């Protein structure tokens, strides 16, 4: 130098989180790198930091350090953008409310406002009339007797003259059911552009006398309050971006690192 057989070692890696700490599964990231068991109310270890048990590779492009590049995610940051929640301030805006008679509409000497004064509407009494109900009056029917009159016939009393009582029928009526209705009595209302009388009269409608220029906030304007809302602002949080700071796979490039045995 070159070939053979073992050693140490590798047999993915990194981020966060989780731990006192270090892994590990379980989540991202990257990329292609055996296998069994055991693990998130966790498994297993002690700065020598997975633990048990197997099989490949095995001093090298594969191990172990250093650098450089740079996917990843993490932290910070009165950084710049965008959103969201919550507060607190809000107009030269918008919507409401009151007050005002300045302007416009309207009404007004065919009399505004104000005063009075009668009257309705309101309550409540009677009365008068309605409806509706119930009696009474009218008018027929209407008692086998226990309602009248009249009593054929038969009955009874008398010697006789003559008298009684009294069914049926006939008339006429009660109680009682029916029929009428310009009558007439009682009762009752969620009865009625009636009437009289008492009451009240805040508010309305109306008539009349007085006085004699004003009324009206319906529009705009003018104060006056209250709400929203553009916007400001302070917190909190979300998320691009930028700066930073530590970590970092993949890949790059320099250094280092064993035995044995032959040829």
């Nucleotide at each position: 130098u070159c070939g053979u057989g073992c050693u140490a070692g590798a047999u993915g890696g990194g981020g966060a989180g989780c731990u006192a700490g270090c892994g590990g599964u379980g989540c991202c990231c990257u990329g292609c790198a055996c296998c069994c068991g055991c693990a998130a109310u966790c498994c297993g270890c002690u700065a020598u930091a997975g633990c048990g048990g197997g099989g490949u590779c095995g001093a090298a492009c594969u191990c172990c350090c250093u650098g450089c590049c740079u996917a990843g995610g993490a932290g910070c940051g009165u950084g710049c953008g965008c959103g969201c929640u919550g507060g607190c301030c809000a107009a030269u805006g918008u919507c409401c409310u009151g007050c005002c008679a300045g302007g416009c509409a309207g009404c007004g000497u065919u009399g505004a406002u104000g005063a009075u004064u009668g009257g309705g509407u309101c309550c409540u009494g009677c009365g008068c009339g309605g409806c509706a109900g119930a009696g009474g009056c009218c008018u027929g029917c209407g008692a086998a007797c226990c309602c009248c009159g009249u009593c054929a016939g038969g009955u009874c009393c008398g010697g006789a003259a003559g008298g009684a009582a009294g069914c049926a029928g006939c008339g006429g009526u009660a109680a009682g059911a029916a029929g009428u209705g310009u009558c007439c009595u009682c009762u009752g209302g969620g009865u009625g552009a009636c009437g009289c009388g008492g009451g009240g009269c805040u508010a309305c409608c109306u008539g009349g006398u007085c006085u004699g220029a004003g009324c009206c906030c319906g529009c705009c304007a003018g104060c006056a309050g209250a709400a929203c809302u553009a916007g400001a602002u302070c917190a909190g949080u979300g998320u691009g971006c930028c700066g930073u700071u530590a970590c970092a796979a993949c890949g790059c490039a320099g250094g280092g690192u064993g035995c044995a045995c032959g040829g």
This is a predicted structure of a 263-nucleotide RNA (Bacterial large signal recognition particle RNA) from a Chloroflexota bacterium. Rfam family: Bacterial large signal recognition particle RNA. Rfam links the family to the GO terms SRP-dependent cotranslational protein targeting to membrane, signal sequence recognition and signal recognition particle, plasma membrane targeting. Its mean pLDDT, the model's own confidence on a scale to 100, is 79. Of the family's consensus pairs, 91% are formed in the model.